[in-house]
Molecule: SAM riboswitch aptamer (S box leader)
Organism: Balneolaceae bacterium
């Protein structure tokens, strides 16, 4: 780096070096000399992998599966501003505006004009809406 798959509204920061950027991308909105990125140290969060305890079923076999308030453990990764910071593409619902058509009413110089209602199309806004896409991380894979 390719592909597959699971998860992403919870959780958890101090110090040293450094010296201007950072939040993937675009727009927005934020963080930042009361010190960004990056590197190091220490601390913390978390059950994806791993280890392990008890139970049930299963197997030739701790073999395999499931259950246990997150069973217990921080060994391998990961993470420690804001929902993956929000939106991005499609759909649903509601609201607003514009255009067209139809019905009906009124005015009328009989050519039209105005308002109500309905339908269709388009645009915009809202929603802890639904689904994709993209991204991040784990596990496997080539």
């Nucleotide at each position: 780096u390719u592909c597959u798959u699971a998860u992403c509204a919870a959780g958890a920061a101090a110090g040293g070096c450094g010296g201007a950027g950072g939040g993937a991308c675009a727009g927005g909105c934020c963080c930042u000399g009361u010190g960004a990125a990056g590197c190091c140290u220490u601390a913390g969060c978390a059950a994806c992998c791993g280890a392990u305890c008890g139970g049930u079923u299963u197997u030739u076999a701790u073999u395999a599966a499931c259950c246990g308030g997150u069973g217990u453990c921080a060994g391998g990764u990961g993470c420690u501003a804001a929902a993956u910071c929000c939106u991005g593409c499609c759909c649903a619902u509601u609201c607003u505006g514009a255009a067209a058509a139809a019905u009906c009413u009124g005015c009328u110089u009989c050519a039209g004009c105005a308002a109500c209602u309905u339908u269709u199309u388009c645009a915009g806004a809202a929603u802890c809406g639904g689904g994709a896409a993209a991204g991040a991380u784990g596990a496997g894979u080539a």